[in-house]
Context: one part of a larger RNA
Molecule: small-subunit ribosomal RNA, 5' domain
Organism: uncultured marine archaeon
RNA sequence: CCUGACUGCUAUCGGAUUGAUACUAAGCCAUGCGAGUCUUUGCAGUAAUGCAAGGCAUACGGCUCAGUAACACGUAGUCAACUUACCCUAUGGACGAGGAUAAUCUCGGGAAACUGAGCAUAAUACUCGAUAGAUCAUAAUGCCUGGAAUGGUUUAUGGUUGAAAUGAUUCGUCGCCAUAGGAUGGGACUGCGGCCUAUCAGCUUGUUGGUGAGGUAAUGGCCCACCAAGGCGAUUACAGGUACGGGCUCUGAGAGGAGAAGCCCGGAGAUGGGUACUGAGACAAGGACCCAGGGGGUAUGGGGCGCAGCAGGCGAGAGGGGGGGUGCAAUGUGCGAAAGCACGACAAGGUUAAUCCGAGUGAUUUCUGCUAAAGAAAUCUUUUGCAAGUCAUAAAACCACUAGUGAAUAAGGGGUGGGCAAGUUCUGGUGUCAGCCGCCGCGGUAAAACCAGCACCUCAAGUGGUCAGG
Numbered sequence: 001c002c003u004g005a006c007u008g009c010u011a012u013c014g015g016a017u018u019g020a021u022a023c024u025a026a027g028c029c030a031u032g033c034g035a036g037u038c039u040u041u042g043c044a045g046u047a048a049u050g051c052a053a054g055g056c057a058u059a060c061g062g063c064u065c066a067g068u069a070a071c072a073c074g075u076a077g078u079c080a081a082c083u084u085a086c087c088c089u090a091u092g093g094a095c096g097a098g099g100a101u102a103a104u105c106u107c108g109g110g111a112a113a114c115u116g117a118g119c120a121u122a123a124u125a126c127u128c129g130a131u132a133g134a135u136c137a138u139a140a141u142g143c144c145u146g147g148a149a150u151g152g153u154u155u156a157u158g159g160u161u162g163a164a165a166u167g168a169u170u171c172g173u174c175g176c177c178a179u180a181g182g183a184u185g186g187g188a189c190u191g192c193g194g195c196c197u198a199u200c201a202g203c204u205u206g207u208u209g210g211u212g213a214g215g216u217a218a219u220g221g222c223c224c225a226c227c228a229a230g231g232c233g234a235u236u237a238c239a240g241g242u243a244c245g246g247g248c249u250c251u252g253a254g255a256g257g258a259g260a261a262g263c264c265c266g267g268a269g270a271u272g273g274g275u276a277c278u279g280a281g282a283c284a285a286g287g288a289c290c291c292a293g294g295g296g297g298u299a300u301g302g303g304g305c306g307c308a309g310c311a312g313g314c315g316a317g318a319g320g321g322g323g324g325g326u327g328c329a330a331u332g333u334g335c336g337a338a339a340g341c342a343c344g345a346c347a348a349g350g351u352u353a354a355u356c357c358g359a360g361u362g363a364u365u366u367c368u369g370c371u372a373a374a375g376a377a378a379u380c381u382u383u384u385g386c387a388a389g390u391c392a393u394a395a396a397a398c399c400a401c402u403a404g405u406g407a408a409u410a411a412g413g414g415g416u417g418g419g420c421a422a423g424u425u426c427u428g429g430u431g432u433c434a435g436c437c438g439c440c441g442c443g444g445u446a447a448a449a450c451c452a453g454c455a456c457c458u459c460a461a462g463u464g465g466u467c468a469g470g
Base pairs, nucleotide, nucleotide: 001470002469003468004467005466006465007464008463009462012359013358014357015356016355017354019352020351021316027314028313029312031311032310033309036056037055038054040053041052042051043050044049063269064268065267073193074192075191076190077189078188079187082186083185087182088181089180090179091178092177093176095129096128097127098126105118106117107116108115109114133161134160135159136158137157138156139155140154142153143152144151167174168173195241196240197239202232203231204230207229208228209227210226211225212224214222244266245265246264247263248259249258250257251256271292272291273290274289275288294305326347327346331345332343333342334341335340362380363379364378365377366376367375368374385405386404388402389401390400412459413458414457415456416455417440418439423454426453427452428451429450435442436441
């Protein structure tokens, strides 16, 4: 000097931003809101609509940074070891049959949460058969791609398995099933790269490899049985500490050093730990089950909850941060054929001296005065202010525009012994006291250093202090 925070005093306005409980407690949470939508079907209702079955979505978006030294991340690749709902393209299909169940109705149990029995009924819900198809083996050792067939393709035989809703319709279309290709998203694997400690030197038994079975969409000790005894390590294994990684940010001429909560990309987590179900996708933040812990009900039998979503509250802490607001008008996402519906995503606005940028707090002339400070008078201007209209907006507010009003409505902080600009030692008080001071040092009765007044210096809507990085 620049930068990130906190803080004292003071304060007019506008714009912008990757500002506003990251740092400590990934501590705990009252209350409200944050994921719906469609109508294929049944029921109730005159209807609006409601309840239930069903489809799609709820694996996105939002938050946080605890863990993680790891193929987590970055970068470059591989899959001849994989998958992909919705979307796009193409081809071909949709035959036949059946049994239930919910809401409703009837009767119960329970404090509640919730739950039992019975009668009845539907579907784009469910089941069965057929066909198409899928898959495996063998043979033809043929053809295609490729560096390489273990891939693709054709035919035959055999085994295993096995689709559909001829639904809706406003008659325009929208859907259902199979196969092939694409697009997009994901999964798995590999090379290289980047923290500290040797006052951590040996580590490892599913460990390293093989064979075989299992598991997965898929490779693999991923898991298991058997066999072998391997594998890693001063190019730092193993252990300990610290830490989400990167783009970036700060500083610096650079090389470096430091940071990385915020915006973007990737990862991980949802009170701590575990488990699977559903599904194209999860081992699922506003789903399920179990254990632990916490707090709150209860009729003591048993039930229910988890804001690291948005507001809001308590707590923590030397110190530190906003409204229990408005709207789906825009953007985007989900559902829907569409109209549309929903969204604390998001948008616009409120609060806040977080930071950066810009503007103002008047100007001119004459007179007095020391051609000083300042004052007086006259004239001018109107950013901001006040107030009206238009515009703007989802509605407002702001901005912008138009005319009006009146110099009015707007200056402080720190310092003045040296470093260091300002009292060539101005005035009063204090009297080694009270106090100041980063450092040197002031204060003992004339203090340029304390406390004040006046004057002056400096920066300015800021200016001082403290901590931290370069």